[in-house]
Context: one part of a larger RNA
RNA sequence: CUGGGCGUAAAGCGCGCGUAGGUCGCUUGUUAAGCCAGAUGUGAAAUCCCCGGGCUCAACCUGGGAACUGCAUUUGGAACUGGCAAGCUAGAGUACAGUAGAGGGUAGUGGAAUUUCCUGUGUAGCGGUGAAAUGCGUAGAUAUGGGAAGGAACACCAGUGGCGAAGGCGGCUACCUGGACUGAUACUGACACUGAGGUGCGAAAGCGUGGGGAGCAAACAGGAUUAGAUACCCUGGUAGUCCACGCCGUAAACGAUGUCAACUAGCCGUUGGAGUCCUUGAGGCUUUAGUGGCGCAGCUAACGCAGUAAGUUGACCGCCUGGGGAGUACGGCCGCAAGGUUAAAACUC
Numbered sequence: 001c002u003g004g005g006c007g008u009a010a011a012g013c014g015c016g017c018g019u020a021g022g023u024c025g026c027u028u029g030u031u032a033a034g035c036c037a038g039a040u041g042u043g044a045a046a047u048c049c050c051c052g053g054g055c056u057c058a059a060c061c062u063g064g065g066a067a068c069u070g071c072a073u074u075u076g077g078a079a080c081u082g083g084c085a086a087g088c089u090a091g092a093g094u095a096c097a098g099u100a101g102a103g104g105g106u107a108g109u110g111g112a113a114u115u116u117c118c119u120g121u122g123u124a125g126c127g128g129u130g131a132a133a134u135g136c137g138u139a140g141a142u143a144u145g146g147g148a149a150g151g152a153a154c155a156c157c158a159g160u161g162g163c164g165a166a167g168g169c170g171g172c173u174a175c176c177u178g179g180a181c182u183g184a185u186a187c188u189g190a191c192a193c194u195g196a197g198g199u200g201c202g203a204a205a206g207c208g209u210g211g212g213g214a215g216c217a218a219a220c221a222g223g224a225u226u227a228g229a230u231a232c233c234c235u236g237g238u239a240g241u242c243c244a245c246g247c248c249g250u251a252a253a254c255g256a257u258g259u260c261a262a263c264u265a266g267c268c269g270u271u272g273g274a275g276u277c278c279u280u281g282a283g284g285c286u287u288u289a290g291u292g293g294c295g296c297a298g299c300u301a302a303c304g305c306a307g308u309a310a311g312u313u314g315a316c317c318g319c320c321u322g323g324g325g326a327g328u329a330c331g332g333c334c335g336c337a338a339g340g341u342u343a344a345a346a347c348u349c
Stems, first nucleotide, its partner, number of pairs: 003321004007303002012317001014201004021194003025088007033081002035077008049065006091191001092188004096183004103177007110154001115149007125136002162169002206247006215241002220236004258316006266294012298305002322349003331342004
């Protein structure tokens, strides 16, 4: 090296794009590097193995043979892999016509509600809790009518509904823009899959600069509770939450399930298309791309999974190898910092 694994026992990188590399459809011809067969040379002796011989036997010594699975040269073969040439269309892609969508970005705009301010009515409470108190209120609160300001979020529709690679995305309108699906034809002709490094995106919190600040609310203050209460409950309340630009790069970033492809009983929903049938309807059937619930075979330690596989296979990548020490120390790289990433050992059970 060869092994076995990765939903929950250790183990799928948070997710894309993509370099090297690995792997790669059908047909014909050619080549002969891999591959197969033959021949020649070589592969020291000893050792190992076989048949004998010598020490009384054995170990040991020794004769012969085989072997030395290798290397080089050469002759031949051409199925498969590779190379070269030519072609094909089933993979992949392009053009055309449509469809659905909270996919992304920018600008504008709407109503409800909370809060604050102004003003009218009005008077003694309001608020809050398990009960209270802190708090607010005769300097007129709460309640209620009118007006104004400002910020943030978008009730109903709303749906194991939709879109997106993931993170994620929800009022309405316009503009810019990515992807998917469906249909029928034409075109390119393997252009494909995966992907070490690399590179981009990446919730929340946090950081820098400048804005903004209604509500909520770490910290903090007060009131309660309690043996105590650095909490849970209450009254306040600052960062923050929002915007622009720049960092951070982590999450139970989860389907705890890598990506791609093929194959393998059925049944019931639902979303977007297409076709078809009539009895034209709140219809039936077929098909396709999603998204859910059951369920056979099979798989699984069991739970469960089961055409959206954890079944049967192939290609490529990542990762695991007893618990603790430890995702830590040291070093490197990255970061303004917080820290991130890579990643041990002693010791111990």
Small-subunit ribosomal RNA, central domain from an uncultured prokaryote, 349 nucleotides, folded computationally.
Its Rfam family is "Bacterial small subunit ribosomal RNA". Rfam links the family to the GO terms structural constituent of ribosome and ribosome.
The RNAcentral record of the full RNA draws on ENA.